[in-house]
Context: one part of a larger RNA
């Protein structure tokens, strides 16, 4: 821009893409078959491999500063206690998130038309013949069934709902209206901007905007770390013990307007060839 007014939702499915895998074991059954050796079709069940999707309860990894420990050095006047630097200084753990080596799930079943192949009826050719007319069976393959996208599918689809109904002047008129202008009007709905966020490379997209829990803060909880500082006690001391499962705790879960979501503006018209 189009989809012959505009808008908000919900859809149909032309078409396109994905998937389509397979082993072993048990049973049927040591049956059919076979002199024996050996050894099934068909059917039923169990359990794997590879591949794929989703997810983070468990396991495990990361988790650049959440907690603790440790070394050197510098600083805060000193002790104590802290902070800076040293690959995040090193080490031990670890929330959310992300991930796999973890967890769950998938291929099933079924339908139609067929291939090779096998048939029924049946003439040409009184027989025969699956074929000439006609009618069947039949595959991991084909088309569906399953999952995803999908009306720019320009043959531009469908359904529901919402919104817009002023007057005057000029010109033309086939008398139905049409074209131009002035004033009035600006809906439903939306956001190119701004604000507070999720999402996100950009764009896009999803909530919120005081009639508010959108973010931060605060409070409570969870989780992690592992018992803070300080004081007291014991010991000559290193150190240990008590208050103390303490102190601290990013992203997690709630509650709570304390802070910030200011300002407003713009687009979109008047019933539709």
């Nucleotide at each position: 821009c189009g989809u012959a007014g505009g808008a908000g939702a919900u859809u149909u499915g032309a078409g396109g893409g994905g998937a389509u895998c397979u082993g072993u074991c048990c049973u049927u059954a040591g049956u059919a078959c076979g002199a024996g050796a050996g050894g099934a079709c068909c059917g039923g069940g169990a359990u794997g491999g590879a591949c794929g999707a989703a997810c983070c309860u468990c396991u495990u990894g990361u988790g650049u500063u959440c907690c603790a420990g440790c070394u050197g050095u510098c600083a805060c006047g000193c002790c104590c206690g802290u902070g800076g630097c040293a690959u995040g200084g090193c080490u031990g753990g670890g929330u959310a998130g992300c991930g796999a080596a973890g967890u769950u799930c998938g291929g099933c079943c079924g339908u139609g038309a067929u291939a090779a192949a096998c048939g029924c009826u049946g003439a040409a050719u009184g027989c025969a013949u699956a074929u000439a007319a006609g009618c069947g069976u039949g595959a991991a393959g084909c088309a569906c069934c399953c999952c995803c996208c999908g009306a720019g599918a320009u043959c531009a689809g469908a359904u529901c709902u919402c919104c817009c109904a002023a007057u005057c002047c000029c010109g033309c008129u086939c008398c139905g209206g049409c074209g131009g202008g002035a004033u009035a009007u600006g809906a439903a709905g939306g956001u190119c901007a701004c604000c507070a966020a999720g999402a996100g490379a950009c764009c896009a997209u999803u909530g919120g905007u005081u009639u508010g829990a959108u973010a931060g803060g605060u409070u409570g909880g969870a989780u992690g770390u592992g018992u803070a500082a300080g004081u007291c006690c014991a010991g000559u001391g290193a150190u240990g013990g008590a208050c103390u499962u303490a102190g601290c705790u990013g992203a997690c879960c709630a509650a709570u307007a304390c802070u910030a979501a200011u300002u407003g503006a713009c687009c979109g018209u008047u019933c539709g060839g």
Description:
Predicted 3D model of a 273-nucleotide part of an RNA (large-subunit ribosomal RNA, domain VI) from a Terriglobia bacterium. The RNAcentral record of the full RNA draws on ENA.